[in-house]
RNA sequence: GCAGUUGGUCGUUCUGUCGCUCGUGAAAACGUGAGGAAAGUCCGGACAACAAAGAGCAACGCAUUUCCUAACGGGAAGAUACUUGUGAAAGUAUAUCAGCGAAGAAGAAAAUAACCGCCUCAAAACUUGUUUUUGCGGUAAGGGUGAGAAGGUGAGGUAAGAGCUCACCGGAAUUGUAAGCAAUUACAUUUGCCGUUCGCCUUGCGUGUUGCAAUUCCAUGUACACCGAUGCUUGAGGGCUGCUCGCUCGAAAUCGGGGGGUAGGAAGCAAGAGUCGAUUUGUGAAUUUCGACCCAGAUAAAUGACAGAAUUUCGGAAUUAAUUUUCCGAAAACAGAAUCCGGCUUACAGACCGACUGACUUU
RNA sequence: GGCUAGGUAGCUCAGAAGGUUAGAGCGUCGGAUUCAUAACCCGGAGGUCGCGAGUUCAAUUCUCGCUCUCGCCA
Numbered sequence: 001g002c003a004g005u006u007g008g009u010c011g012u013u014c015u016g017u018c019g020c021u022c023g024u025g026a027a028a029a030c031g032u033g034a035g036g037a038a039a040g041u042c043c044g045g046a047c048a049a050c051a052a053a054g055a056g057c058a059a060c061g062c063a064u065u066u067c068c069u070a071a072c073g074g075g076a077a078g079a080u081a082c083u084u085g086u087g088a089a090a091g092u093a094u095a096u097c098a099g100c101g102a103a104g105a106a107g108a109a110a111a112u113a114a115c116c117g118c119c120u121c122a123a124a125a126c127u128u129g130u131u132u133u134u135g136c137g138g139u140a141a142g143g144g145u146g147a148g149a150a151g152g153u154g155a156g157g158u159a160a161g162a163g164c165u166c167a168c169c170g171g172a173a174u175u176g177u178a179a180g181c182a183a184u185u186a187c188a189u190u191u192g193c194c195g196u197u198c199g200c201c202u203u204g205c206g207u208g209u210u211g212c213a214a215u216u217c218c219a220u221g222u223a224c225a226c227c228g229a230u231g232c233u234u235g236a237g238g239g240c241u242g243c244u245c246g247c248u249c250g251a252a253a254u255c256g257g258g259g260g261g262u263a264g265g266a267a268g269c270a271a272g273a274g275u276c277g278a279u280u281u282g283u284g285a286a287u288u289u290c291g292a293c294c295c296a297g298a299u300a301a302a303u304g305a306c307a308g309a310a311u312u313u314c315g316g317a318a319u320u321a322a323u324u325u326u327c328c329g330a331a332a333a334c335a336g337a338a339u340c341c342g343g344c345u346u347a348c349a350g351a352c353c354g355a356c357u358g359a360c361u362u363u
Numbered sequence: 364g365g366c367u368a369g370g371u372a373g374c375u376c377a378g379a380a381g382g383u384u385a386g387a388g389c390g391u392c393g394g395a396u397u398c399a400u401a402a403c404c405c406g407g408a409g410g411u412c413g414c415g416a417g418u419u420c421a422a423u424u425c426u427c428g429c430u431c432u433c434g435c436c437a
Base pairs, nucleotide, nucleotide: 001360002358003357004356005355006354007353008352009351010350012310013309014308015307016306017305018304020033022031023030024029035334039345040344042343043342044341045340046339047211048210049209050208054245055244056243057242059207060206061205062204063203064078065077066076067075068074079094080093081092082091083090084089095202099200100199101198102197103196115143116142117139118138119137121135122134123133124132125131126129151169152168153167154166155165156164170194171193172191173190175188176187177186178185179184215267216266217265218264226257227256228255229254230253237249238248239247274293275292276291277290278289281286311332312331313330314329315328316327317326318325364436365435366434368432369431370430373389374388375387376386382420391407392406393405394404413429414428415427416426417425
């Protein structure tokens, strides 16, 4: 240099003219104005209402270890197993194994396995054999089916066979020692204990419900005309909760249907788990301390357009020892605040930095 | 802005517990019937189960991510 893996950063800049949002101002004018995802709304919180939310059941979610955090189903650093890749790496899973269940089609059989095959014994037959047929049994070596067939190879053993026995190998469990905070690992020891996949149940932890169109205030406007149900303190009904309880509000009304009116303004709503820089501790996610800064707030919704220059990339032409230099042209992504934060996921032209891998070339 | 539900044949809808070949009605095509048409009768065709990944022996069904559509809330 080429091809990759992984972590991180940036993601156009400047000037001029015109225009928009918000703030200050009497005006002129001055200041101010999108993102790494503002997106999806998938999780978790803040905040608000309901009893500043209580008990039980149900339902749902999560599930290796330790840590981080306001919190999480998120993140960091590890452990084990499997899969993919030559590799750097990437992805998935991991409670409890106490109990129960399922595995279509194919196949004899999907876990108390005898269809073919192999073998002993008994009977029969005639072709008298290392035969054939039938029957009671034994047998998991071999066959075919399948994703999966009773751990694998070899030897002994046997009528034939079989962890039946032994050696080695793979896995599982018992006990002990050592290492580690732990998951777990290493070594030794004992047990012939040994098919694959999935689900339920069980166990532990968590979740009350609704979302800023929450909620509060002001203004504007109007009809409780009509229908149905229930009820009037022995308690109807409401309190945004699947059910039960409890608590609470509570009346000449409450609920449902149907009808009428409003469709404006303000608060919530911009000083925060805030941003930047240095620093402490830590492998790291994070965190400690100090300093500086104030950084969009609209409501059909601003953050833009044009011109010039620069930067980067691509294409063409000329030129050079050389993708060296010059000129011309084109392009510069994804997207876009709407209560606010922490994550996750998805989209994204191009540029830069760190660590690592592969094969080759050169020195 | 917030919260939900769904996408299966031309249309309207089933299906499920992962399992051989995804069904029903209407429509459509062919036949039969009729002098002819309709209805009735018989037979057939028609499917990227919205798209892309993953799990699994096996995915329309389970999980994740996109995409489109309906509905509710002042």
Two RNAs folded together computationally: RNase P RNA and transfer RNA, 437 nucleotides in total. It holds a member of the Rfam family "Bacterial RNase P class A". The prediction has a mean pLDDT of 76.